[in-house]
RNA sequence: AAUUUAUAAAGAAAAGGGGAGAGACAGGCUCUGCGAACCUUUAGCAACUUUCCGGGUGGAAUCAGUGCUAACCUGCCUAUUUUUUUAGGAACUAUAAAUU
Numbered sequence: 001a002a003u004u005u006a007u008a009a010a011g012a013a014a015a016g017g018g019g020a021g022a023g024a025c026a027g028g029c030u031c032u033g034c035g036a037a038c039c040u041u042u043a044g045c046a047a048c049u050u051u052c053c054g055g056g057u058g059g060a061a062u063c064a065g066u067g068c069u070a071a072c073c074u075g076c077c078u079a080u081u082u083u084u085u086u087a088g089g090a091a092c093u094a095u096a097a098a099u100u
Base pairs, nucleotide, nucleotide: 001100002099003098004097005096006095007094008093013042014041015040016039017038021031022030023029025075026074027073028072043069044068045067048065049064050061051060052059053058076089077088078087079086
């Protein structure tokens, strides 16, 4: 980097450094000098890998490998509504595990 499978409901921040951007992309909308990205430390959330119990597709744990710790809508298709509302699915993107 590619492929496959699963998930994307909920949850969880302080300090120091830094010094203008950030929320994947596009449009909206929003956050930000009352300090953005990013880096470090500590803390936490979650439970994919992991560990334990169990007959089990169930339950528990959190030492370790990752991930995460502002919030959201739309994008393509279908149905519904009857003019933009609601529902479902897909795509994109992200993360994990496995394989190449």